The prediction has a mean pLDDT of 81. Lysine riboswitch aptamer, 176 nucleotides, folded computationally. Its Rfam family is "Lysine riboswitch aptamer". About the family: Riboswitches are metabolite binding domains within certain messenger RNAs that serve as precision sensors for their corresponding targets.

[in-house]
RNA sequence: GGCAAUGGUAGAGGCGCGGCGAAGAUGAGUACCGCGCGGCAUAUGGCUCAGGCAGGGCCGCCGCGCAGGGAAGGGCGACGCCGCCGAAGCGUAGCGCGCGGUCUGCCGCCGCCGCACCGCUGGGCCUGCGCAGAAGAUGCGCCGGACUGUCACGCAUGUGGAGAGCUAUCAUUGGC
Numbered sequence: 001g002g003c004a005a006u007g008g009u010a011g012a013g014g015c016g017c018g019g020c021g022a023a024g025a026u027g028a029g030u031a032c033c034g035c036g037c038g039g040c041a042u043a044u045g046g047c048u049c050a051g052g053c054a055g056g057g058c059c060g061c062c063g064c065g066c067a068g069g070g071a072a073g074g075g076c077g078a079c080g081c082c083g084c085c086g087a088a089g090c091g092u093a094g095c096g097c098g099c100g101g102u103c104u105g106c107c108g109c110c111g112c113c114g115c116a117c118c119g120c121u122g123g124g125c126c127u128g129c130g131c132a133g134a135a136g137a138u139g140c141g142c143c144g145g146a147c148u149g150u151c152a153c154g155c156a157u158g159u160g161g162a163g164a165g166c167u168a169u170c171a172u173u174g175g176c
Stems, first nucleotide, its partner, number of pairs: 001176001003174009014085001016084006024076001032069002034066007045059004051107005088121004094115003098112004122148002125145002128142005150161004
């Protein structure tokens, strides 16, 4: 001097990742309220939950119309700030006297949240499909596609791999 292994530190990828705040749009002229008209029921009845049972409560319920009034939660988010580069996201199963969907309780279903030392994904973008969602928003997953960073092989246009990676540097050890 260069090589390898292990460990530490720093760093790169770019429509990069996450969090917080937030004008605003959507939801929606919807729910609900009021008024009118019609229909049904008028208690052995009806209403009160996606649904079942029990309890409690109420007296109506349903449909249509109105140039009457009129929301909200969740989801999105211009822009700004902060923390970052397995950033982070997701999955199976389980757990929680968790939260929401009833007036209350139990069951159950749906959605959400939290919990890993397990598993998957280098990154974003796009078509399609599925799930969530009011949604053609958005999010997540999957197939496929091109792109992009990186390494290896080939050095030629390409092929292949995965973040347990790559680049730089320091320390230790080993061998040349």
Of the family's consensus pairs, 100% are formed in the model.